[in-house]
RNA sequence: CAGAGUAGAUACCGAGCGUUAAGUGCCGAAGAAUGGGAAGUGGUCUUCGGACGAAAAGACAGCGUCUUGCGGUUCGGUAUCGCGUCCGCUG
Numbered sequence: 001c002a003g004a005g006u007a008g009a010u011a012c013c014g015a016g017c018g019u020u021a022a023g024u025g026c027c028g029a030a031g032a033a034u035g036g037g038a039a040g041u042g043g044u045c046u047u048c049g050g051a052c053g054a055a056a057a058g059a060c061a062g063c064g065u066c067u068u069g070c071g072g073u074u075c076g077g078u079a080u081c082g083c084g085u086c087c088g089c090u091g
Stems, first nucleotide, its partner, number of pairs: 001091003008081009017071003026050007034042001036087003040083001056068005
C1' cells in the first nucleotide's frame, strides 16, 4: 500500500402465514446480539404500551376444500452491496 472477513439491505426463486387481521410499517420505554478481539456512533432484533390501518374474487357434492389475487407478510436458497475507531489476519 492492497486484500479478506459482520449484523443486515435489495432483487429473483421456492415453501408458508394472514385476508373472520395477525403480520409489516410509525411513536415511546427497556433489553440483546452485532467482521478475528475491544469498546461503540449508527444500522438490526426482542419485549411492553400507544396511535393508525387493508383486496378480495371465483369454483365445487361438502360451509368446508381448492384456485387466483392481495399484504410495504414469515422462513430458506442464490446473486449483489456491506462496520466509522484501535488492535489483529493475509499478500
This is a predicted structure of a 91-nucleotide RNA (THF (Tetrahydrofolate) riboswitch aptamer) from a sheep gut metagenome. The RNAcentral record of the sequence draws on MGnify. Model confidence (mean pLDDT): 81 of 100.